RNA sequence: UAGGAAAUGGUAUAAUAGGGAGUACGGAGGGUUUUGAUCUCUCAGGUACAGGUUCAAAUCCUGUUUUUCUAG
Numbered sequence: 001u002a003g004g005a006a007a008u009g010g011u012a013u014a015a016u017a018g019g020g021a022g023u024a025c026g027g028a029g030g031g032u033u034u035u036g037a038u039c040u041c042u043c044a045g046g047u048a049c050a051g052g053u054u055c056a057a058a059u060c061c062u063g064u065u066u067u068u069c070u071a072g
Stems, first nucleotide, its partner, number of pairs: 001071007010025004019055001027043005048064005
C1' cells in the first nucleotide's frame, strides 16, 4: 500500500438473513449464616464514531477511527 474480518455493560458471548438489547461471570444492596463461604432476591451498567434509508436499524448503505489476518 492492496484485499479480507471484527468492534455489543468491567470481562466473555448471543440477538435464527429489519420489529420489545439478552445470558454468564464480575460489581452494589437485602435475606439466610455466630462470622466467612454457599444459596437466594433486587439493582446499576452496553450496540466504536458521524451521517443516510426506513413507520421502525446492533442488523441495510456511506465515510471515519481502532484491532486483527493475508499478500507485497